[in-house]
C1' cells in the first nucleotide's frame, strides 16, 4: 500500500422511553336569572271538585372546574431493531506485498 469483513458515521423505516395534548369516562358543578318533581304557603273559584304560578328540599345537567382515568395526535431522545447506500472519512479484526 492494498484486499476482505464488522460496527459507528449517512438515508429510509417500525418499536419504546420522556414530555404535551383534542376527544371520551368519571367525579363535582346554578339561592334566583337552566330543567323536572314540586311538601309548605299564596292565588283562581259563591263553594266543593278542580286548576295556575311556585319558594325551600330532592334529582338531572349547562359553562366551569380536577396535580382523576384513557387517549387520536405532536415534539424530543450519543434508547432498542430492521433495511438499504457508501468505500468519503473514523474504530477493530484478518489476509498479503513491501521495508
Nucleotide at each position: 500500500g492494498c484486499c476482505c469483513c464488522a460496527g459507528g458515521u449517512c438515508c429510509g423505516u417500525g418499536g419504546g422511553a420522556c414530555g404535551g395534548a383534542a376527544g371520551c369516562c368519571c367525579a363535582u358543578g346554578a339561592a334566583c336569572c337552566c330543567c323536572g318533581u314540586c311538601a309548605g304557603g299564596a292565588c283562581c273559584c259563591c263553594g266543593c271538585a278542580g286548576g295556575u304560578a311556585g319558594c325551600a328540599g330532592c334529582g338531572g345537567u349547562a359553562a366551569g372546574u380536577g396535580c382523576g382515568g384513557u387517549a387520536a395526535c405532536c415534539g424530543u431522545c450519543g434508547c432498542c431493531g430492521c433495511g438499504g447506500a457508501g468505500u468519503g472519512c473514523c474504530u477493530g479484526g484478518g489476509g498479503c506485498a513491501c521495508c
Bacterial small signal recognition particle RNA from a Gemmatimonadota bacterium, 99 nucleotides, folded computationally. Taxonomically the source falls in Gemmatimonadota (Bacteria, Pseudomonadati). The model forms 89% of the base pairs in the Rfam consensus. The coordinates come from a structure-prediction model, not an experiment, and the mean pLDDT is 79.